[in-house]
RNA sequence: AGUGGAGCGGGCGGUCGCGGCGUGAGCCGAGGAAAGUCCGGACUCCCAGGGCAGGGUGCUGGGUAACACCCAGGGGGUGUGAACCCCGGAUAGGGCCAUAGAAACGGAAACCGCCCGUUGAGGGCAAGGGUGGAAAGGUGGGGUAAGAGCCCACCAGCAUCGGGGCGACCCGAUGGCUUGGCAACCCCCACCCGGAGCAAGGCCAAGCAGGGGAGGUCAUCAGGUGGCCCGCCGAAUCCUCCCCGGGUAGGCCGCAUGAGGGGUGUGGUAACACACUUCCCAGAUAGAUGACCGCCCUCGACAGAAUCCGGCUUACAGCUCCACU
Numbered sequence: 001a002g003u004g005g006a007g008c009g010g011g012c013g014g015u016c017g018c019g020g021c022g023u024g025a026g027c028c029g030a031g032g033a034a035a036g037u038c039c040g041g042a043c044u045c046c047c048a049g050g051g052c053a054g055g056g057u058g059c060u061g062g063g064u065a066a067c068a069c070c071c072a073g074g075g076g077g078u079g080u081g082a083a084c085c086c087c088g089g090a091u092a093g094g095g096c097c098a099u100a101g102a103a104a105c106g107g108a109a110a111c112c113g114c115c116c117g118u119u120g121a122g123g124g125c126a127a128g129g130g131u132g133g134a135a136a137g138g139u140g141g142g143g144u145a146a147g148a149g150c151c152c153a154c155c156a157g158c159a160u161c162g163g164g165g166c167g168a169c170c171c172g173a174u175g176g177c178u179u180g181g182c183a184a185c186c187c188c189c190a191c192c193c194g195g196a197g198c199a200a201g202g203c204c205a206a207g208c209a210g211g212g213g214a215g216g217u218c219a220u221c222a223g224g225u226g227g228c229c230c231g232c233c234g235a236a237u238c239c240u241c242c243c244c245g246g247g248u249a250g251g252c253c254g255c256a257u258g259a260g261g262g263g264u265g266u267g268g269u270a271a272c273a274c275a276c277u278u279c280c281c282a283g284a285u286a287g288a289u290g291a292c293c294g295c296c297c298u299c300g301a302c303a304g305a306a307u308c309c310g311g312c313u314u315a316c317a318g319c320u321c322c323a324c325u
Stems, first nucleotide, its partner, number of pairs: 001325008010296007018029004031302001035313002038311005043197004049230004054193005059073005074087005088188002093186002095182003111129002113125004137155006156178001158175007201253004212243002214240003221234001223233003260279008297300001
């Protein structure tokens, strides 16, 4: 001068105030992101039989309740380096590749060129130049009229064989000479996904208004099955039976003991798992978490819970520690 990771986010004391718990004394009271609401779940209700459509993920192995997360590994790219970024399939098929360029997929085509011929026709080429993000493996040598994997060496790629690895893949040998890119275009392959969401949902229930609720049966076909189809269920009608209930304001629950935090040990490279031990750590509903005083310092950033949890992303003054270049 940098790279990666971990952590803190003014401290101590006093007085008063606010929310929760507790008879009381007293105890607890925002964050690493409480944020964006982008993923994955728990929980609740509805539906739950199949299919289509649709959506998501995408190297390999593992972790996890699950994941678009994490760990370890593989390949490619960038960087002097520590490190960082990317990831199924392009001979299944369709589509696209602007401008430029002769030509943008088909082994087609030849603008300037090279050669034979001979100045006319005709023929052989693609080395060199030019266009472009991309133009028939690359470099060098031989060869030739000029050229060309035509031949040779090395390199890249492909196929086959052998070896290693659970695997992605790697190493070696041999062979022939080897025909773009885009899948965050459709598509193909593998795997996953029912819908709605705490204003979910449940309990009690003033006043007012009235008559409702449960079960069974029949046809048709409203309706439901929350994108569609099949399939399934099933109102009105009628019958029976039983009961006093349904629901608004309002109140209570959901709602704070949990995929929980700390410590030790064991297994594992790690993510993580298991065992023992210990702790209880906001819970409002117009919504609490603040104010003042004293001392000290480096003078304090972004920011404010609302069902909960695991992630990702974004914001953040300053400071500390570890490993490495």
The RNA shown here (Bacterial RNase P class A) has 325 nucleotides and comes from a marine sediment metagenome. The RNAcentral record of the sequence draws on MGnify. Rfam family: Bacterial RNase P class A. It is annotated as a ribozyme.